[in-house]
């Protein structure tokens, strides 16, 4: 240098392919049960969807540029 993957809530990951109001589990928070602890149960908040342009009524999703991670491979030694 090339070639593929991958970037979404505090963590681990769905949604993409086929464009229409962002999600799950764990974690937090607050109530309620319990002397307390841990558990249940109700309920809450928490995401410029890596970044920058494009296409489009409408973009996480599609195009394309550039960042960061990771694997392959080539080059040099």
């Nucleotide at each position: 240098c090339g070639g593929g993957g991958c970037g979404u809530a505090g963590c681990u990951c769905a949604g993409c392919c086929u464009g229409g109001u962002a999600g799950a589990g764990c974690g937090c928070u607050c109530g309620c049960u319990u002397u307390g602890g841990g558990a249940g149960c109700g309920a809450g908040a928490g995401g410029u969807c890596g970044u920058c342009g494009g296409u489009u009524c409408g973009g996480a999703u599609c195009c394309g540029g550039c960042c960061g991670c990771c694997c392959c491979g080539a080059c040099c030694a």
Predicted 3D model of a 77-nucleotide RNA (transfer RNA) from an Actinomycetota bacterium. NCBI's taxonomy places the organism under Bacteria, Bacillati, Actinomycetota. Rfam family: tRNA. About the family: Transfer RNA (tRNA) molecules are approximately 80 nucleotides in length. Rfam classes the family as a transfer RNA. It was read from a public genome assembly. The coordinates come from a structure-prediction model, not an experiment, and the mean pLDDT is 81.